[in-house]
Context: one part of a larger RNA
RNA sequence: GGACGAACGCUGGCGGCGUGCCUAAUACAUGCAAGUCGAGCGGACCCUUCGGGGUUAGCGGCGGACGGGUGAGUAACACGUAGGCAACCUGCCUGUAAGCCUGGGAUAACGUCCGGAAACGGAUGCUAAUACCGGAUACGUUGUGUCCCCGCAUGGGGAAACAUGGAAAGUCGGGGCAACCUGACGCUUAUGGAUGGGCCUGCGGCGCAUUAGCUAGUUGGUGGGGUAACGGCUCACCAAGGCGACGAUGCGUAGCCGACCUGAGAGGGUGAUCGGCCACACUGGGACUGAGACACGGCCCAGACUCCUACGGGAGGCAGCAGUAGGGAAUCUUCGGCAAUGGACGAAAGUCUGACCGAGCAACGCCGCGUGAGUGAAGAAGGCCUUCGGGUCGUAAAACUCUGUUGCCAGAGAAGAACGGCACCCAGAGUAACUGCUGGGUGAGUGACGGUAUCUGAGAAGAAAGCCCCGGCUAACUACGUGCCAGCAGCCGCGGUAAUACGUAGGGGGCAAGCGUUGUCC
Numbered sequence: 001g002g003a004c005g006a007a008c009g010c011u012g013g014c015g016g017c018g019u020g021c022c023u024a025a026u027a028c029a030u031g032c033a034a035g036u037c038g039a040g041c042g043g044a045c046c047c048u049u050c051g052g053g054g055u056u057a058g059c060g061g062c063g064g065a066c067g068g069g070u071g072a073g074u075a076a077c078a079c080g081u082a083g084g085c086a087a088c089c090u091g092c093c094u095g096u097a098a099g100c101c102u103g104g105g106a107u108a109a110c111g112u113c114c115g116g117a118a119a120c121g122g123a124u125g126c127u128a129a130u131a132c133c134g135g136a137u138a139c140g141u142u143g144u145g146u147c148c149c150c151g152c153a154u155g156g157g158g159a160a161a162c163a164u165g166g167a168a169a170g171u172c173g174g175g176g177c178a179a180c181c182u183g184a185c186g187c188u189u190a191u192g193g194a195u196g197g198g199c200c201u202g203c204g205g206c207g208c209a210u211u212a213g214c215u216a217g218u219u220g221g222u223g224g225g226g227u228a229a230c231g232g233c234u235c236a237c238c239a240a241g242g243c244g245a246c247g248a249u250g251c252g253u254a255g256c257c258g259a260c261c262u263g264a265g266a267g268g269g270u271g272a273u274c275g276g277c278c279a280c281a282c283u284g285g286g287a288c289u290g291a292g293a294c295a296c297g298g299c300c301c302a303g304a305c306u307c308c309u310a311c312g313g314g315a316g317g318c319a320g321c322a323g324u325a326g327g328g329a330a331u332c333u334u335c336g337g338c339a340a341u342g343g344a345c346g347a348a349a350g351u352c353u354g355a356c357c358g359a360g361c362a363a364c365g366c367c368g369c370g371u372g373a374g375u376g377a378a379g380a381a382g383g384c385c386u387u388c389g390g391g392u393c394g395u396a397a398a399a400c401u402c403u404g405u406u407g408c409c410a411g412a413g414a415a416g417a418a419c420g421g422c423a424c425c426c427a428g429a430g431u432a433a434c435u436g437c438u439g440g441g442u443g444a445g446u447g448a449c450g451g452u453a454u455c456u457g458a459g460a461a462g463a464a465a466g467c468c469c470c471g472g473c474u475a476a477c478u479a480c481g482u483g484c485c486a487g488c489a490g491c492c493g494c495g496g497u498a499a500u501a502c503g504u505a506g507g508g509g510g511c512a513a514g515c516g517u518u519g520u521c522c
Stems, first nucleotide, its partner, number of pairs: 001522004006518005013369006019362002021327001026325003030322003035062003040059002043056005069280003079204007088197002093193008101135004110125006142163003146159005170185006206252003213243003218240008255277004259270004282303005305316004333359001335358003341355001342353004372402004382393004406463001409457004422443007466511005471492003477506005487494002
């Protein structure tokens, strides 16, 4: 000199954009933060023009593995980078090929009875499905041996045979008297894609050697098990190996990176905000469900803590958004809205969304603007200094003429942010035709921010300057007070009677809505 998630002191006008518990991964009152689908199902209730419409506890489906938080742990294939998997999985989306046939038995809800303070539960009776279970068919899986093709070893791909296992679901429309036809969504199987993940490996990034030896599932093999998958992942047996001064092991510290700060660079320091990855969710352990979890707002067990209780037993987990207490030098509103972007569900309307978009608070940071401009010497008054002549503050003020940023007041402004969806019309693919689908056009409507941004007008200099410094380093000097006192100080050092170094005043210098101090890094 630069930088900061800063803090402290004095001061403080406006706006834009950012940022805001670095400490106790301490404990949490209260509200909200994950639901949705009635076009899967049976009920119940309400309304009804008797056509139907609406609501939803339960069963069922999808989602709750995303999004959001934190950095405790972790020195590790955790991360970064470069590769590999002939050793793997992948719901929703998408391409291709084909199918959705036929049966069955239950059970919630509900009714009745009973237990319990509650949380919740028991018995019995009834009922449905896109819930559950058979059969058929199709591709496929696994096993056995045979054959063909290919390859970088282990191997990969294919064909037929036998054995084995082995799919499905409907709903809402349109046409039709009906049978039936047809559209959309959905379901099943197989195989590709895409996306997301799993695993393996080389290399890289820390302190201590006043840590030198470490290791029994340990290192390898055979076999069994297990996994989506390789593997001591696990187990039985066999062998005795494996790692280490190129730093094993131990201890300490720490999430890693893109990046950020500094520096001419090399390097050094950092890992807030934003983005990627990882880990965690009161502490420890465990699995269940599922395409995906060993699951923040799921389950079970144990523990600590808190709460309720009729003492028999129950309930809870803010490192989500706000907020509280505590700790601390220190870090915000128990705000508005789903209008936009994104997400979940739904055919859609839509519902939900403390993600997000906004507003609020804080000079915490960066940037921009303002606190006026011009003229104005009798160099006014006043202050300070003085050699008493004067000098200086100083064109500074006053005064006059302007301007009107910003603030305040009034008016205009439903601006932009709006696309999608809805209604109507047209066209196209498809259908025997229609509904529906796709594309285009027109129309009405939808804004939290917000009467905000912006524009116009009025009045009026009126409402807006401080902080640090002035001995040298280092830009800026005099007077008075004090008298090694009181005090200053980053270093050198000032102060003991004329102190440019202390305190005050005048003057001056620097920066400016900030200025200084402290802390940390280069």
The part of an RNA shown here (small-subunit ribosomal RNA, 5' domain) has 522 nucleotides and comes from Paenibacillus sp. RPCal-N_1-2. RNAcentral holds the full RNA, with entries from ENA and SILVA. The prediction has a mean pLDDT of 83.